RNAcentral holds the full RNA, with entries from ENA and SILVA. Small-subunit ribosomal RNA, 5' domain from an uncultured Gemmatimonadota bacterium, 516 nucleotides, folded computationally. The prediction has a mean pLDDT of 85.
Context: one part of a larger RNA
RNA sequence: GAUUGAACGCUGGCGGCAUGCUUUACACAUGCAAGUCGAACGGCAGCGCGGGGGCAACCCUGGCGGCGAGUGGCGAACGGGUGAGUAAUAUAUCGGAACGUACCCAAGAGUGGGGGAUAACGUAGCGAAAGUUACGCUAAUACCGCAUACGAUCUAAGGAUGAAAGCAGGGGAUCGCAAGACCUUGUGCUCCUGGAGCGGCCGAUAUCUGAUUAGCUAGUUGGCGGGGUAACGGCCCACCAAGGCGACGACGGGUAGCUGGUCUGAGAGGAUGGCCAGCCACAUUGGGACUGAGAUACGGCCCAGACUCCUACGGGAGGCAGCAGUGGGGAAUAUUGCGCAAUGGCCGAAAGGCUGACGCAGCGACGCCGCGUGUGGGAGGAAGCCCUUCGGGGUGUAAACCACUGUUGCCCGGGACGAAUAAGCGGAUUCAUCCGCUCUGACGGUACCGGGUGAGGAAGCACCGGCUAACUCCGUGCCAGCAGCCGCGGUAAUACGGAGGGUGCGAGCGUUGUCC
Numbered sequence: 001g002a003u004u005g006a007a008c009g010c011u012g013g014c015g016g017c018a019u020g021c022u023u024u025a026c027a028c029a030u031g032c033a034a035g036u037c038g039a040a041c042g043g044c045a046g047c048g049c050g051g052g053g054g055c056a057a058c059c060c061u062g063g064c065g066g067c068g069a070g071u072g073g074c075g076a077a078c079g080g081g082u083g084a085g086u087a088a089u090a091u092a093u094c095g096g097a098a099c100g101u102a103c104c105c106a107a108g109a110g111u112g113g114g115g116g117a118u119a120a121c122g123u124a125g126c127g128a129a130a131g132u133u134a135c136g137c138u139a140a141u142a143c144c145g146c147a148u149a150c151g152a153u154c155u156a157a158g159g160a161u162g163a164a165a166g167c168a169g170g171g172g173a174u175c176g177c178a179a180g181a182c183c184u185u186g187u188g189c190u191c192c193u194g195g196a197g198c199g200g201c202c203g204a205u206a207u208c209u210g211a212u213u214a215g216c217u218a219g220u221u222g223g224c225g226g227g228g229u230a231a232c233g234g235c236c237c238a239c240c241a242a243g244g245c246g247a248c249g250a251c252g253g254g255u256a257g258c259u260g261g262u263c264u265g266a267g268a269g270g271a272u273g274g275c276c277a278g279c280c281a282c283a284u285u286g287g288g289a290c291u292g293a294g295a296u297a298c299g300g301c302c303c304a305g306a307c308u309c310c311u312a313c314g315g316g317a318g319g320c321a322g323c324a325g326u327g328g329g330g331a332a333u334a335u336u337g338c339g340c341a342a343u344g345g346c347c348g349a350a351a352g353g354c355u356g357a358c359g360c361a362g363c364g365a366c367g368c369c370g371c372g373u374g375u376g377g378g379a380g381g382a383a384g385c386c387c388u389u390c391g392g393g394g395u396g397u398a399a400a401c402c403a404c405u406g407u408u409g410c411c412c413g414g415g416a417c418g419a420a421u422a423a424g425c426g427g428a429u430u431c432a433u434c435c436g437c438u439c440u441g442a443c444g445g446u447a448c449c450g451g452g453u454g455a456g457g458a459a460g461c462a463c464c465g466g467c468u469a470a471c472u473c474c475g476u477g478c479c480a481g482c483a484g485c486c487g488c489g490g491u492a493a494u495a496c497g498g499a500g501g502g503u504g505c506g507a508g509c510g511u512u513g514u515c516c
Base pairs, nucleotide, nucleotide: 001516004513006512007511008510009509010508013371014370015369016368017367019364020363021329026327027326028325030324031323032322035074036073037072040071041070043067044066047065048064049063050061051060052059053058081282082281083280090207091206092205093204094203095202096201099199100198101197104195105194106193108191109190110189111188112146114144115143121136122135123134124133125132126131152161153160154159166187167186168185169184170183171182174181175180208254209253215245216244217243220242221241222240223239225237226236227235257279258278259277260276261272262271263270264269284305285304286303287302288301307318308317309316310315335361337360338359339358343357344355345354346353347352374404375403376402377401384395385394386393387392408457409453410452411451412450413449414448418443424437425436426435427434428433460505461504462503463502464501465486466485467484471500472499473498474497475496481488482487
């Protein structure tokens, strides 16, 4: 000099863009952060409409809009947080072969016929609660057989095995008492092949520190056979052999998430990894599996530990390293805000629902950038203050005063872009789809624009011995004090404290810490 997720002191007008627990991976009150689908299903607790009864209160009724709880499907493995662990099971780059893949895309084949349950519900019971038991009833895109098998799997090549589900809209004839059958369109479902994207696995090279860590290793290294896995493999097991690694640093210790990048530097290099992006790991501590296409399963389950809470003492409940917020720790780090309008995600045919992701607003000069605190004129030059050789000099065109301006502030009026959709309506088109109209804004009456008003509301901080730009007076008297280094102070101190003046930066200025 540059830098910063900074802190501290003094000071502080506005805006834009960023950014904000670096410490206790400490403990957490409260609210919210993952739901959705009635176009899978039986139904109807509550609300509204309709119908019936009744003088009324009210009662009955799933007929309709809808829909609590329940069965079922998809999602919950994403998104969000944190960096404890990890020195290689990670990361970065370059390669590889023995794999998986829900939803999506493309092609092929099918979607026939049956069955038995079960929750909800009802009845009865237990419990303080959390919850739970027995009996009875019922549906499905829930579950299980049968048939069929283009592909698929196994094969001794003969053969064997293995599937499915419906729902919604429209409709002329025919059939049916009706529901409907039937036809058609859409969407689902099953099997199989390929793709895309994503993921699992393997190898090479690189990746901190110390040798006051020198030897380490029995599933250890390899083989054969098996088990297991989506898949290769000592991944696991039986047997056999005795190998394998190491001064090119094994093993053990310490420290640490890695990278793109960031800071600095002419570069080489050094330092660093906060925000943003990719990967990894973790979710109170330790262990375990289940479900599923997929699991370290943060807001799933089970067991154990610590801690907290409830209890009728028998037993139960919990996990903010999600967003806010609280206590604590600390030099130190924000609102228990608004909205799903946009972008994105999940569900749904859609309308739409959910979304502390996200978009915004709030707080903080923490940072960067921009703007303002007026402009012009105005005396050989007021007053005050300071210095003085007492003549004068300085502050100083500075002020007053005169003439203006209106950024900003304040008041008034107008007022966005971000909005494209989807749905609806109309039109075009063989379809896919396209065109037009209508509708939708948290921020926000914000930004911005116009008018009015009046210099009015807006300057400080550090320094002045040398380095280093900037000097005098008073006080003090090796005291009080200063100090980055050299060093100042013991009676005229440009070095301490105050004042006047000056210098440097400026809504900041200094100090301390960090790194180059």